[in-house]
Molecule: SAM riboswitch aptamer (S box leader)
Organism: Candidatus Kaiseribacteriota
RNA sequence: UACGUAUCAAGAGUGCGGUGAGAGUUCUGGCUCUGCGACCCGCCGGCAACUGCUCUAAGAGCGUUGUGCCACUUCCAGCCCUUUGCAGGGAAAGAUAUCUU
Numbered sequence: 001u002a003c004g005u006a007u008c009a010a011g012a013g014u015g016c017g018g019u020g021a022g023a024g025u026u027c028u029g030g031c032u033c034u035g036c037g038a039c040c041c042g043c044c045g046g047c048a049a050c051u052g053c054u055c056u057a058a059g060a061g062c063g064u065u066g067u068g069c070c071a072c073u074u075c076c077a078g079c080c081c082u083u084u085g086c087a088g089g090g091a092a093a094g095a096u097a098u099c100u101u
Base pairs, nucleotide, nucleotide: 002100004098005097006096007095008094013044015043016042017041018040022033023032024031027078028077029076030075045070046069047068050066052062053061054060055059074093079090080089081088082087
């Protein structure tokens, strides 16, 4: 990097420091966050339980390895189906983990 599999309505920071203008993955539209300092980076703290570990299996437990995550459903919609409509379901794309390469 690529294939496959699983999950994505739950949970967890108004912390300290740095930086200084955009940010929520790209595009369009909407909505939201943001000089009362967002986003990002470091430290500290926390969440979860994929991997890991334990109990023979099922299933359950732990939080000790490697990750991941800590505004808004993956912020919502765009494509398809159902529906008078509201709305609902699915796909695509993406993210994370794991197996193989």